c-di-GMP-I riboswitch aptamer from a Nitrospirota bacterium, 77 nucleotides, folded computationally.
The source organism's lineage runs through Bacteria, Pseudomonadati and Nitrospirota.

RNA sequence: CUCCGAAAAAAGUAAACCCUCUGAAAGGGGGGGACACAAAGCCGACGGGUCCUGCAAAGGACGGCUGGGUUGCCGGA
Numbered sequence: 001c002u003c004c005g006a007a008a009a010a011a012g013u014a015a016a017c018c019c020u021c022u023g024a025a026a027g028g029g030g031g032g033g034a035c036a037c038a039a040a041g042c043c044g045a046c047g048g049g050u051c052c053u054g055c056a057a058a059g060g061a062c063g064g065c066u067g068g069g070u071u072g073c074c075g076g077a
């Protein structure tokens, strides 16, 4: 540097659901909670996809749908 995640250790995130705040909606913030996750870290001002509003043009949402970019822990080859 590249590839891999069977076993181990340390650390981390937090689906559904409930409460609360917020948004016209999709959604989002906070608290509880754990289904899962080796990038479930970050980027929606990179592509595709899905969702919301709209007759359309267009605007918006999702990084826990996916490709990509970028940084990174442990172990193995």
Base pairs, nucleotide, nucleotide: 002077003076004075005074012037013036017032018031019030020029021028022027035064041070042069043068046067047066048065049062050061051060052059053058